[in-house]
Molecule: glmS glucosamine-6-phosphate activated ribozyme aptamer
Organism: Gottfriedia endophytica
RNA sequence: AAUAGUAAUAAAGCGCCAGAACUACACAGACCGAAACAGUGUAGUUGACGAGGUGGAGUUUAUCGAAGUUUUCGGCGGGUGACUCCCGGUUGAACAUCACAACCGAAAUUAUUUACGUAAAACACAUAGGUGACUAUGUGCACAAAAGUAAAUAAACUGAUGAUC
Numbered sequence: 001a002a003u004a005g006u007a008a009u010a011a012a013g014c015g016c017c018a019g020a021a022c023u024a025c026a027c028a029g030a031c032c033g034a035a036a037c038a039g040u041g042u043a044g045u046u047g048a049c050g051a052g053g054u055g056g057a058g059u060u061u062a063u064c065g066a067a068g069u070u071u072u073c074g075g076c077g078g079g080u081g082a083c084u085c086c087c088g089g090u091u092g093a094a095c096a097u098c099a100c101a102a103c104c105g106a107a108a109u110u111a112u113u114u115a116c117g118u119a120a121a122a123c124a125c126a127u128a129g130g131u132g133a134c135u136a137u138g139u140g141c142a143c144a145a146a147a148g149u150a151a152a153u154a155a156a157c158u159g160a161u162g163a164u165c
Stems, first nucleotide, its partner, number of pairs: 014077004019073001020046008029037001049065003055086006087105006095162005109155008123140007
């Protein structure tokens, strides 16, 4: 140093890399030297910027915008999304039970409008590491959308039974 075991740490634009591109070295296209171009091998590098999101199970190509137009490409795995069912619950104009309807997972009918909803990469300058491709970080600096929250307006807001007054 490798391998094996044990322990700890580390996550959801999260983790990984065998396609691809790039870097270094060697070989070789080549009869000698140099350059350019392409090839083979070995070893490396790159491979998603934040916002938002978890009752359980199954299925499945899992929300929002920014940057960029060279790869945030391509591939594998995972995953808080969506749908169905289940569990528990809210509303249905006092209460309880059953059914039905629309919803919710600390919230709970729909639509519209207004306000809020801390963006970060990028960019600029700089520092450190590396032969290099690149990596990590600091300072400055702007610009989103969706979900959601609050208010206003409009529409909608079931049936049976029981008990109470």